[in-house]
Molecule: RNase P RNA; transfer RNA
Organism: Pseudomonadota bacterium
Order: sequence, then C1' cells, then structure tokens
RNA sequence: CCAGCGGAACAGGGGACCGCUGGCCACGUGUGGCCGGAGGAAAGUCCGGGCUCCACAGGGCUGGGUGCUGGAUAACGUCCAGUGGGGGCGACCCCAAGGAAAGUGCCACAGAAAGUAAACCGCCCUACGUCGCUCCUUUGGAGCUUUGAAGGGUAAGGGUGAAACCGUGAGGUAAGAGCUCACGGGCCCCGGCGGUGACGUCGGUGGUCGGCAAACCCCACCCGGAGCAAGAGAAACAGGGGACCUGGGCGCUUCGGCGUCCGGACGGGCGGCCCGCUCGGAGUUCCUCGGGUACUCGCUUGAGGGGUGCGGCAACGCGCCUCCCAGAUGAAUGGUUCCCACCCCGCGGGGGGUGACCGCCGCGGGGGACAGAACCCGGCUUACGAGCCGCUGGGCCU
RNA sequence: GGGCCACUAGCUCAGGCGGUUAGAGCGCGGUCCUGAUAAGACCGAGGUCUGUGGUUCGAGUCCACAGUGGCCCACCA
Repeated sequence: CCAGCGGAACAGGGGACCGCUGGCCACGUGUGGCCGGAGGAAAGUCCGGGCUCCACAGGGCUGGGUGCUGGAUAACGUCCAGUGGGGGCGACCCCAAGGAAAGUGCCACAGAAAGUAAACCGCCCUACGUCGCUCCUUUGGAGCUUUGAAGGGUAAGGGUGAAACCGUGAGGUAAGAGCUCACGGGCCCCGGCGGUGACGUCGGUGGUCGGCAAACCCCACCCGGAGCAAGAGAAACAGGGGACCUGGGCGCUUCGGCGUCCGGACGGGCGGCCCGCUCGGAGUUCCUCGGGUACUCGCUUGAGGGGUGCGGCAACGCGCCUCCCAGAUGAAUGGUUCCCACCCCGCGGGGGGUGACCGCCGCGGGGGACAGAACCCGGCUUACGAGCCGCUGGGCCU
Repeated sequence: GGGCCACUAGCUCAGGCGGUUAGAGCGCGGUCCUGAUAAGACCGAGGUCUGUGGUUCGAGUCCACAGUGGCCCACCA
C1' cells in the first nucleotide's frame, strides 16, 4: 500500500433573521418572556412483554410455537458462556443441532433390485440333449470338453443412480455371502474417569449397520382471545327492523294478575368445538346503503437516562448519587444566510524517511447518507454516511 | 396506528401431500380461406413461477427474511 475480519462510538458544531409546537408565568385574552422539542434504525410488523377489556383468565379436545447444554431476563424464536458439526490459508464466521431401534408414508428418471425383499449380464450346481476327443469287457458304458434350453443357488464383480445392505485381508464354499475370524469405522447398550450438563476419553466374550421428520407423527416444554381505532367519560341526532319460550313451590290479591325462589330451553359474553362460569326476561341483545359525533382522559416517570462501587468469564444483577429528556391529531420538531470543522477532486508550495511511501500549508471547485415519533418497552431483520481502534493474509521497499 | 390476504406468459387464471421439458383461455406473429376484411382452420413465439437465502438427491410447491400491491377495522342511538 492492497484485500479482508472483528469491535466500540458518532450521526456535524455555533451565530443572526423569519416561523411551528408542548409546559409554566405575566397581563391589556392573544400577545410577550423562560424552558423543552425525533431515530439508530422512529421502518418492516417478524417475535416477546407491560397496559386495557372480555370469568383476575378456568378444565378437556383441536390448533399453534419452540427444540444440543448451562445460565441471563418481565418474557422471547433474543442475549451470554460452552458442547458437537461445517466453511475459510487465516483473522474469524455459520448451524430449525431431540427421536429414523414406536408406527405410517415417500425415495421421480435410470437400474435386476430403492428396503428385509430383489437375479439383467456374469459365476456355480443338478438332471436332459448336443459338437468333438480319449479309454474299455463294443446293440453299450466311463471320463474330458463345446453348446442349448429347464430348474435352482449366489449380492463378491460389471453397469444404474443423489443414495445399493460398513471397509480391507484371510478362512470357508459347488460358486458365494458378516457365513466365520482378525484389524478398522458409525450407531445403540453397559461400565470406569473428568465435567452441574451437553459431551470428552478409555474399555467390553455385548448388540447392530440406507436417506428424508423446514412429510405425517412421537417425546419434552410453552401458548386464553382481542388490541390504544383497546378502553372510560361527555356531547349531539331521527329513527327502522328481528329475537325473547316455559315448568314447579311460596306469599299477596280488586281474581285480571303481581312479587320472590328453584329449574328446563333459548340468546349474549365465548372469537374452532365440548364442559363449566356468568348475564338476560320488556329492557336486554343483534342487524341496518339511514341519522349524529370527531371533545376530554388513556398520554407519557419508565423493566428510564448519566455517573460510580461491589458480585459474575459474560449476558446481567444489587446498592448509592444525580437528571426529567417530544407528546402532535388534515398531525409540530422547519426555512434562508454567515463562520468553523469533516470528506473528495485539481493546482501550487514546503517537509519527513536510505527507500517503498506518508503527513503539512495555501488557493479554487464540489459534497454531506438512510430516513420522520403516534400507547410504551426488550429484541430480530432490513436501509444507510464518514472516520477510529485491534487483528489476519498478500505485495513493494530497506 | 392495528389486523389480514395475494404475487405463475402482455391480461385473467389452473397446477391434490415435492419428481423428468410448468399448462389453459383471451391477446400477439405467420400461413390458408376471401376480390378485400371480419369470423373460421392450422402452425408458432412468449415464463430465470416477485427477490434472496435455507431444507432435500431434487423446490412454482416446504421454511425464513425482504419487496410490491390490495382489503378490512372508531364511537353513540
């Protein structure tokens, strides 16, 4: 110098003028003064929680999610520390990483065969026929060999495929085969040692040997639903339509009924179903191309920011001190201009170093990204600017 | 602000629980038919299945994350 890896922090600063908005104060009630006024992602809405309402949130089925281990946390699919596997020369990075020995299913094409069955070629055996040769005790028989078709054995070899029943060697056999043995590999089981654990390591007269669960499924754990347009109060208008059934006991009675208690059915809460709980009986509930309203609260002090001490490898926790830091709603947080700082380009000057190369000063020109809170937090993901620190590999120079 | 859905040829849609080279209609191009057009007949072109990763031997299909487009939701009677 080039290429790359990891980390922390920032998101220009100040002034003048003109505006916007929240709070407080003042008075002459719409003006003035003071203080405050976007982000690391406010975004996507992909997860998790607080909060509100529905049974203070219930049981079962269904459904959804997560999936190595230990920890952190309000919680998480997040984070931290490790284990195992994979990638890279390396700094480092990535992994939805339980179970295929519970069961079901799938494995296209090709191939003999895609999972406990299978024989295309090849190899071998049996009985029968056949070309040829030799021998003998010659209407025949025995042996060797070529070849045909039939029956059977064989997964070693060929070839197919993403994947072919663990690999090598020996024994064995008609030929073969984990059929047997030795050594080695994977998985399961058992035991010793280390570790909280995942797991590592060593051993065994032990068992076994395709893949897919981001296929169904099994196992373990977690999950009630809706969402601030939740919800509460107020104001205003014009309504219309549907549903509301009954049994028994007691009391009162003007004998028409009324009140109360218990129960059945129905409807709502209840958002896929059942149970259960609760509310309802003429004021409740549902529907509506009609009517009305757009006001206030919720609304910003919070798992909050900064500093510091202690515990912990860390995520994080505990304590002390200190600060108050946006709350808009047709939706504020802006515009113009000047100076300084930063980056890039060009020109000029002057330096450092043996060198490759690197700063510094002046002048001129240009640039400043992604993006805008909407109930609030913790994460993930995506978008994006310039510089800093540490590290890795290579080139050039000395 | 919140909730939900879709994306396959120029347009509208198929594609069952993953399998060889993804189909249909309309449209487009060519030829025939006609004096010429329309209609009709025959033939053909046109797709990285919105994008990027992952699972798998193999992805339009399964999973994750992005992108684009669309729909629905206030209260009082």